The RNA shown here (Bacterial RNase P class A) has 348 nucleotides and comes from a Lysobacterales bacterium. Taxonomically the source falls in Lysobacterales (Bacteria, Pseudomonadati, Pseudomonadota, Gammaproteobacteria). The prediction has a mean pLDDT of 77. It was read from a public genome assembly, where an Rfam model found it. Its Rfam family is "Bacterial RNase P class A". Rfam's curators write: Ribonuclease P (RNase P) is a ubiquitous endoribonuclease, found in archaea, bacteria and eukarya as well as chloroplasts and mitochondria. It is annotated as a ribozyme.
[in-house]
């Protein structure tokens, strides 16, 4: 220099000017404020608000290395380990398979207290042959074997020597595996030397087993007004009862109530935007983050406002539109800026 090489972060066309539109201060003139990084998916975590200022048990869900951050999390952050990449880096429900039950399709002999289809073997019982005998050759029917062959995601440790009739952790070295030990680490977990012949194969986003967590509903939560609840038909209980209590039991709590039919209201105010707020600066910490000090207020509507038209500039413009309020995730998105590193070449 070059890479369709990796990562962390930002921006989300700009400016003016008319005219609207929803809040807001204001007697009026006017004057402030007004969409997003995702406002989305509604997938998680949590505050509000009701229900016992929510409690106990079962169930039945969710989560799963280890350390921290956090209100809280299934986020993040920072380490170990297992996979992948030359590498920068990036994946990973990563707890238990010596408590039980269960699964393994099709191939294969044999699929989990293991099995012999092919094939290895004559040391062993048999038979044949041969020798006078001793023996010695053969045979694979018994029998020994599991090294090599095949089958299969997966075959009961690998690799070499040794050892043997062939084998065979039978031995023996190496690596792996076990459970103890030491040293290092807060710990996941790493090294280390003995030791033990190998047992314990594999799946737990199969049941289950452990730990840890969750009460249930949701801003049409809920609270004030105001208006209607009439006349009326039916039922059920005075406690073994009904209703709060939306899985079931306990347990609070409440009682002239509930249930069903029919009738009848259906409008306003509130909750509602000051908040685990964002921004600037310092300090601590590897880092998620925490403290400190300043400065500032940044939509709140309720059929639901954020637009439309002019100028001028550019790299001609993408997903996308608040609805009770944060932290996340995950998806979607024309372009462009900014940091940090990798790999190759070249040149000093």
């Nucleotide at each position: 220099c070059g890479g369709c090489g990796c990562u962390g972060g930002g921006c989300a066309a700009a400016c003016g000017g008319u005219c609207g539109c929803g809040g807001u201060g204001g007697c009026a003139a006017c004057g402030c404020c007004g969409a997003g990084g995702a406002a989305a998916g509604u997938c998680c975590g949590g505050g509000c608000u009701g229900c016992a200022a929510a409690g106990g048990g079962c169930a039945c869900g969710a989560u799963g290395c280890c350390a921290g951050g956090u209100a809280a999390c299934u986020c993040c952050u920072g380490g170990g380990g297992a996979g992948c990449g030359a590498g920068a880096g990036c994946u990973c429900a990563c707890g238990g398979a010596a408590a039980g039950u269960g699964c393994a399709a099709c191939a294969g002999a044999g699929a989990a207290c293991a099995a012999a289809c092919c094939g290895c073997c004559a040391g062993c019982g048999g038979c044949u042959c041969u020798g006078c005998a001793a023996g010695g050759a053969g045979u694979g029917c018994g029998g020994g074997c599991a090294a090599g062959g095949g089958u299969g995601a997966a075959a009961c440790g690998g690799u070499g020597c040794g050892g043997u009739a062939a084998g065979a952790g039978c031995g023996c070295a190496c690596c792996g595996c076990g459970g103890a030990c030491g040293u290092g680490g807060c710990a996941a977990c790493a090294c280390g030397g003995a030791c033990g012949g190998c047992a314990c194969g594999g799946c737990a986003a199969a049941c289950c087993c452990c730990a840890u967590c969750g009460g249930c509903a949701g801003c049409a939560a809920g609270g004030c007004u105001a208006a209607a609840u009439a006349g009326g038909g039916g039922g059920a209980a005075u406690g073994u009862g009904g209703c709060g209590c939306g899985g079931c039991c306990c347990g609070c709590g409440u009682c002239u109530u509930c249930c069903c039919c029919g009738g009848g209201u259906a409008a306003g105010c509130u909750g509602c935007u000051u908040g685990a707020g964002a921004c600037u600066g310092g300090c601590g910490g590897c880092g998620a983050c925490g403290c400190c000090a300043g400065a500032u207020c940044c939509a709140g509507a309720g059929g639901a406002a954020u637009g439309a038209c002019c100028g001028u500039u550019c790299a001609c413009g993408a997903c996308a539109g608040a609805a009770c309020c944060c932290g996340g995730c995950u998806u979607a998105u024309c372009g462009u800026c900014c940091g940090g590193c990798c790999c190759g070449g070249g040149u000093g």